[in-house]
RNA sequence: AUGUUAUCAAGAAAGGCGGAGGGAUUAGACCCAUUGAAGCCUUAGCAACCCUUUACCUGUAAAGAAGGUGCUAAAUUCUACUUAAAUCAAGUUUUAGAUUUUAGAUAGAUAACCA
Numbered sequence: 001a002u003g004u005u006a007u008c009a010a011g012a013a014a015g016g017c018g019g020a021g022g023g024a025u026u027a028g029a030c031c032c033a034u035u036g037a038a039g040c041c042u043u044a045g046c047a048a049c050c051c052u053u054u055a056c057c058u059g060u061a062a063a064g065a066a067g068g069u070g071c072u073a074a075a076u077u078c079u080a081c082u083u084a085a086a087u088c089a090a091g092u093u094u095u096a097g098a099u100u101u102u103a104g105a106u107a108g109a110u111a112a113c114c115a
Base pairs, nucleotide, nucleotide: 003113004112005111006110007109008108013043014042015041016040017039021032022031023030026080027079028078029077044072045071046070049068050067051064052063053062054061055060056059076107081104082103084101085100086099087098088097
């Protein structure tokens, strides 16, 4: 790498270098960006997956933040595939379409574990 499990509408930015792109990928939409994008570094912060402590009793709860990760625009920015419901306009007897909403899947991100 692959796989398993869990989470993904909350939260949290300043400075330096840099110099035109960025928001994972494809398409569309919509945003961010020379009042300085990506990337790198420093400091700070958020969160609590691993972790620490305690209680009850073996997976729950509470507290914590030294360490390992992660994160610090917008829901994983939104849509795409499937199911169900509602509405609309055709059409005419059973279908196909558009829009919206709900639930899910796929994909992705992060953590822990496995190998």